A computed fold for a 71-nucleotide RNA from Trichonephila clavipes, annotated as transfer RNA.
RNA sequence: GGGGGUAUAGCUCAGUGGUAGAGCCUUCGAUUGCAGAUCGAGUGGUCCCGUUUCAAACCCGGGUGUUCUCU
Numbered sequence: 001g002g003g004g005g006u007a008u009a010g011c012u013c014a015g016u017g018g019u020a021g022a023g024c025c026u027u028c029g030a031u032u033g034c035a036g037a038u039c040g041a042g043u044g045g046u047c048c049c050g051u052u053u054c055a056a057a058c059c060c061g062g063g064u065g066u067u068c069u070c071u
Stems, first nucleotide, its partner, number of pairs: 001070007010024004018054001026042005047063004
């Protein structure tokens, strides 16, 4: 230098155009003599800038980070 993958919650990951989810973590409550375990409720997110569309996390272009590969 060429080509490919990837970027979604504090962490690990789903989500192939129509109100964004799970597990763990965390907060509150119930339970307990205290704690743990268990149960219930909550908080919290689409890498950036544009494009297409009635509608974009999703399509398209560019950028940035990261990773694999060729030379």
Record summary: Its mean pLDDT, the model's own confidence on a scale to 100, is 82. The sequence is in RNAcentral, with records from Rfam.